This is a predicted structure of a 72-nucleotide RNA (transfer RNA) from a Rikenellaceae bacterium. Taxonomically the source falls in Rikenellaceae (Bacteria, Bacteroidota, Bacteroidia, Bacteroidales). Its Rfam family is "tRNA". Gene Ontology term of the family: triplet codon-amino acid adaptor activity. The family's RNA type in Rfam is transfer RNA. Rfam's curators write: Transfer RNA (tRNA) molecules are approximately 80 nucleotides in length. Model confidence (mean pLDDT): 81 of 100. The sequence is in RNAcentral, with records from ENA.
Order: sequence, then structure tokens, then C1' cells
RNA sequence: GCCCCCAUCGUCUAAUGGAUAGGUCGUGGAUUUCCUAAAUCUGAAAUGUAGGUUCGAUUCCUGCUGGGGGCA
Repeated sequence: GCCCCCAUCGUCUAAUGGAUAGGUCGUGGAUUUCCUAAAUCUGAAAUGUAGGUUCGAUUCCUGCUGGGGGCA
């Protein structure tokens, strides 16, 4: 230098055009307990970034950023 893949709550992940963007762990609150743990109920928290296509984009297209792999 060229080519390919990936990017979603703090973590790991689901959703492949129409959902209130779902789940696990973690975390805040409440109940229970003398206290803690456990258990139960409940809350907050995410689509890398800038454009484009579309009635509608997490999803499709392009640039950029970051990560991984291959060739030279």
C1' cells in the first nucleotide's frame, strides 16, 4: 500500500427494514433480617462518528475513527 471482518447499557450479547431496542451478569431503591448474605419486587443505563437511500434505518450504501485478520 491493497483486501476482508467487526463496533449496541459498566460487561457479555439478541434484534437483518416497521418492537416502548430485549436478555445475562453487574449496579441504585424497596421488602424481609438484630446485622450481613440469600431471596422477592422495582428503577436507571446502549445502537462508534458524519452523510445518503427510504414513508420508515440497529439493519442497506459511502466517507471517517477505532479494533482484528490476510497478502505484498